[in-house]
């Protein structure tokens, strides 16, 4: 030099103006709860969209059904050992398949529990038999030929059904909670409204128990709740606060450890809209390309000038992962060629 394979980094940068959102400090003003109150101004000062925020595939935290189990379908997952809050993830290592190789890549338990499947060709494709031809204890009993990927009771297939082993409740921030405001539980039809006790009785209240009828999960089973409940129709509201971001958080030093990762020490806080803010201009500048020009024997390399920031792409409750798009650097191996 070619062509590769595994990793990381970065995804523009500097100044100046002005603008948006949240918190914090002050100063002014209005309101009324009269207070670290709540609006509004204005002044300074911090801070604001990724490595994938996508995909919504997997697995958790939160809520809430709900007090919370057990069996069965049902779906997932598979060598062995490790890692993690947990996984279908990651990481060591064994074996298979792909590569010349670095390496990548596996739906990787079980065919003697059971049922399937294999075209054509072949006499026959399964506890099945029988084509030709030869041995024979005359029993397709053995043997060889032929057809076939496969033919002595067999082998192959289980991202074939199925067994086996583990796992696993649903629903989703529009989850929920919470406060205001306003109507008419009007009116129609159907069904149900039951015992016992106390308060002196009616009538209403109260406690028990029965029960129609509902909930939990796709069945059951087991627990809840329980005087209404089922059907048509009608008519009032959708505003406000919280959930909402200090975390299984993130950098790092030290020690274990093949590692994946634990543990220790110090140090940081880095959006929180709510129809959705996190920009917009100018100037320069790096990089990486393309062009042009010089210089060098050429491949090409280096100088100089002009031009180019150009990929994929926008938070929405929040985390680990996977997966799919993509632009530019850097390392660290492999093969091949060529020089010294």
């Nucleotide at each position: 030099a070619u062509a590769g394979c595994a990793g990381g980094c970065c995804a523009c940068c500097u100044u100046a103006u002005c603008g948006c959102u949240u918190c914090c400090u002050g100063c002014u003003g209005a309101a009324c709860u009269u207070g670290u109150u709540u609006c509004a101004g204005u002044a300074g000062g911090a801070a604001g969209a990724g490595g994938a925020a996508a995909g919504u595939c997997c697995g958790g935290a939160c809520a809430c059904c709900a007090u919370a189990a057990u069996g069965c379908a049902g779906u997932a997952u598979a060598g062995c050992g490790g890692g993690u809050a947990a996984c279908g993830c990651c990481c060591g290592u064994c074996c298979g398949c792909c590569g010349u190789c670095a390496g990548g890549u596996g739906a990787g338990g079980a065919c003697a529990a059971g049922u399937g499947c294999a075209a054509c060709a072949g006499a026959a494709a399964g506890c099945a038999a029988g084509u030709a031809c030869a041995g024979u204890u005359c029993g397709g009993c053995u043997g060889u030929a032929g057809u076939g990927a496969a033919a002595c009771c067999a082998g192959g297939u289980a991202a074939a059904c199925u067994c086996u082993a583990u796992a696993c409740g649903g629903u989703g921030a529009a989850a929920c909670g919470u406060c205001a405001u306003g109507u008419a539980a009007a009116c129609c039809g159907g069904u149900g409204u039951c015992c016992c006790g106390a308060u002196a009785g009616c009538a209403a209240u109260c406690g028990g128990g029965a029960a129609a009828g509902g909930g939990c999960u796709g069945c059951a089973c087991g627990c809840c709740c329980g005087a209404g409940c089922c059907g048509a129709a009608g008519g009032g509201u959708a505003g406000g606060c919280g959930g909402u971001u200090a975390g299984a958080g993130c950098c790092u030093u030290u020690g274990g450890g093949c590692a994946a990762c634990c543990a220790c020490u110090g140090g940081c806080c880095u959006a929180g809209a709510u129809a959705a803010a996190u920009g917009a201009u100018a100037a320069g500048g790096c990089g990486u390309c393309u062009c042009u020009g010089a210089a060098c024997c050429u491949a090409g390399u280096u100088c100089a000038g002009a031009g180019u920031a150009a990929a994929c792409a926008g938070a929405a409750u929040c985390c680990g992962g996977c997966u799919u798009a993509c632009g530019g650097c850097c390392u660290g191996c492999u093969u091949u060629u060529u020089u010294a």
A computed fold for a 340-nucleotide RNA from Maribacter antarcticus DSM 21422, annotated as Bacterial RNase P class A. Taxonomically the source falls in Maribacter antarcticus (Bacteria, Bacteroidota, Flavobacteriales, Maribacter). The model forms 98% of the base pairs in the Rfam consensus.